[in-house]
RNA sequence: UCUUAUCCAGAGAAACCGAGGGACAGGCCCUAUGACGUUUCGGCAGCGGAUUCGCUUCAUGCGAAAACUGUGCUAAUUCCUGCAAAUGCAUCCGUGCAUUUGGAAGAUGAGA
Numbered sequence: 001u002c003u004u005a006u007c008c009a010g011a012g013a014a015a016c017c018g019a020g021g022g023a024c025a026g027g028c029c030c031u032a033u034g035a036c037g038u039u040u041c042g043g044c045a046g047c048g049g050a051u052u053c054g055c056u057u058c059a060u061g062c063g064a065a066a067a068c069u070g071u072g073c074u075a076a077u078u079c080c081u082g083c084a085a086a087u088g089c090a091u092c093c094g095u096g097c098a099u100u101u102g103g104a105a106g107a108u109g110a111g112a
Base pairs, nucleotide, nucleotide: 001112002111003110004109005108006107007106012041013040014039015038016037020030021029022028024082025081026080027079042074043073044072046071047070048069049068051065052064053063054062055061078105083102084101085100086099087098088097089096090095
């Protein structure tokens, strides 16, 4: 970089540091009552693997348990919106707002 699956659930304390952070833009929010980051110890259970159990198949596949393992995550739905369509309302007829659906972007896993 490409393909694919998922993204309204879940889960924080301490030490160090010291001003930014939430990907980007707008909004909104977190933050000297110490954010972000690093480390330690916890926790969660999304994806892959292993194990056990149940069902099933030609091959296999499906479901559950547990937290063993590789990752991941541990403010806010991916914090909300971003592009398009449909519907509704308003309208100065330019458009605006709301809802829904699809998409884009991003994140994570698996594969290449």

This is a predicted structure of a 112-nucleotide RNA (SAM riboswitch aptamer (S box leader)) from uncultured Planococcus sp. Rfam family: SAM riboswitch aptamer (S box leader). Rfam links the family to the GO term regulation of gene expression.